[in-house]
RNA sequence: GAUCCGGUAGCUCAGCUGGUAGAGCAACGCACUUUUAAUGCGUCGGUCCUCGGUUCGAAUCCGAGCCGGAUCA
Repeated sequence: GAUCCGGUAGCUCAGCUGGUAGAGCAACGCACUUUUAAUGCGUCGGUCCUCGGUUCGAAUCCGAGCCGGAUCA
């Protein structure tokens, strides 16, 4: 330098035939327990890497860029 894959909650990831974002773990609260742990219930948590474009509507489609990985040179 070329090609391909990925970037979404504090972490690991799903959601990508466009219809307005979820799970598990973590954190916090409550119940239970003498206490802790475990278990159950609930709550909180995201301008979906950035900037533009298309669209009534974009995490999803298109363009450029940034970062990480793989292969090739």

The RNA shown here (transfer RNA) has 73 nucleotides and comes from an uncultured Alphaproteobacteria bacterium.